[in-house]
RNA sequence: UUCUGAAAAAGGCAAACCAACUGUGAAGUUGGGACGCAAAGCCAUGGGUCUUCCAUAGAAAGAAUGCCAGGUUACCAGU
Numbered sequence: 001u002u003c004u005g006a007a008a009a010a011g012g013c014a015a016a017c018c019a020a021c022u023g024u025g026a027a028g029u030u031g032g033g034a035c036g037c038a039a040a041g042c043c044a045u046g047g048g049u050c051u052u053c054c055a056u057a058g059a060a061a062g063a064a065u066g067c068c069a070g071g072u073u074a075c076c077a078g079u
Base pairs, nucleotide, nucleotide: 003078004077005076012037013036017032018031019030020029021028022027035066041072042071043070045069046068047067049063050062051061052060
């Protein structure tokens, strides 16, 4: 440096659900909680998904990377 994640160790993240607060909403933050995760770290770039009081659709504005790709950085072990 490449590839891999069978076994092991150190540490990490945290679904559903519950409480409080914020938002029209998708959802978000904090605390509890643990279904899972080797990028479940970061970036809404492509596809897809979801939301929107006025406002049915479109357009537009938003949400989520724990849907699939892409970009980028990285721990441990093996190779």
A computed fold for a 79-nucleotide RNA from Candidatus Brocadiaceae bacterium S225, annotated as c-di-GMP-I riboswitch aptamer.
Taxonomically the source falls in Candidatus Brocadiaceae (Bacteria, Pseudomonadati, Candidatus Brocadiia, Candidatus Brocadiales).
Model confidence (mean pLDDT): 81 of 100.